Record summary: The RNA shown here (Archaeal signal recognition particle RNA) has 274 nucleotides. Model confidence (mean pLDDT): 76 of 100. Rfam family: Archaeal signal recognition particle RNA. On this family, see Rosenblad et al., RNA Biol 2009: "Kinship in the SRP RNA family". The family is grouped with related families in Rfam's "SRP clan". Gene Ontology terms of the family: signal recognition particle, plasma membrane targeting and SRP-dependent cotranslational protein targeting to membrane, signal sequence recognition. By type it is a non-coding RNA gene.
[in-house]
RNA sequence: UGGCAGGCUAGGUUGGGAGGUUAGCCGUCUCCUGUAACUGCAAAUCGGCUAUAUGGCAGAACCGAAGCCCAUGGAGAGGUACAUACAUCAAGUUUCGGUCUCCUUUCCGACUAUGAUGUCUUGUCCUGUGGGGCUAUUACUUUAGGAAACCGGGUCAGGCUGGGAACAGAGCAGCCCUAACCUAAAGUAAUGGUGCUCACAGGGGUGCAGGACUGAGAAAGAAAGGAGGUAGCUGAUACUUGGUGCGUGUAUCCAUCCAUGGGCGCGCCUGCCA
Numbered sequence: 001u002g003g004c005a006g007g008c009u010a011g012g013u014u015g016g017g018a019g020g021u022u023a024g025c026c027g028u029c030u031c032c033u034g035u036a037a038c039u040g041c042a043a044a045u046c047g048g049c050u051a052u053a054u055g056g057c058a059g060a061a062c063c064g065a066a067g068c069c070c071a072u073g074g075a076g077a078g079g080u081a082c083a084u085a086c087a088u089c090a091a092g093u094u095u096c097g098g099u100c101u102c103c104u105u106u107c108c109g110a111c112u113a114u115g116a117u118g119u120c121u122u123g124u125c126c127u128g129u130g131g132g133g134c135u136a137u138u139a140c141u142u143u144a145g146g147a148a149a150c151c152g153g154g155u156c157a158g159g160c161u162g163g164g165a166a167c168a169g170a171g172c173a174g175c176c177c178u179a180a181c182c183u184a185a186a187g188u189a190a191u192g193g194u195g196c197u198c199a200c201a202g203g204g205g206u207g208c209a210g211g212a213c214u215g216a217g218a219a220a221g222a223a224a225g226g227a228g229g230u231a232g233c234u235g236a237u238a239c240u241u242g243g244u245g246c247g248u249g250u251a252u253c254c255a256u257c258c259a260u261g262g263g264c265g266c267g268c269c270u271g272c273c274a
Base pairs, nucleotide, nucleotide: 001274002273003272004271005270006269007268008267011063012062013061014060015033016032017031018030019029023050024049025048026047027046038059039058040057041056067264068263069262070261071260072259073258074257075256076254078253079252080251081250082249083248084247086245087244088243089242090241091240092239093238095236096235097234098233099232100228101227102226103225104224105223106222107221111217118213119212120211121210122209123208124207125203126202127201128200129199130198131197132196133194134193135192136191137190138189139188140187141186142185143184144183145182146181152177153176154175155174160169161168162167
């Protein structure tokens, strides 16, 4: 100095990325992806940090001088942005139809000589005027009934007052009467109402009902054709915008793998052999 075996230490590995969040970087959250391969605690008004930011605190296992890091290129899962094909949903627009109106033809045909259709007319309805009926309120009159603790009238038992007495006086309750008032009925008047009625004038006239004349059809509906209309609803058609799903392309960030280059590190001890 080299090789083999054993031990030790520094050290290494036990994952990485995208979205979201943030002034920004990590973590907790969601998603993608990889390994033979970790654990506990706390953390969205949050935990740790500041371009030396790529987590914090506390442990464990394996490897061990083994390795770690960076750059470029390639393959490539995934995210994001944009564009786009297809499908679907929503809104809107265009066009042609249906629904709607009228006409023609055909069919059907409720009803119909106990009278279709058509014409005329009246009532029912509304307005105004006048008369009557009914009715409400108010006022007045009459009649009937009730009716004054005292402050109304009459009569006033008992009692009271005066008097020797005869008697006189005031007077409560009771009884009779009456004013105001109350109740009822009738009448008159005024002002209203009115599902009743009469008359006149005017209006309206869908429906229903009555009447007169006429005397055999006929409402609705269906199909076809023609003309028109179209606010809304609706069928189809084409398009626009937006959302969602599933693909494709481009750009970008990139898990993982491969290749190349570079940087850092490759230490200590013991035994044996050359």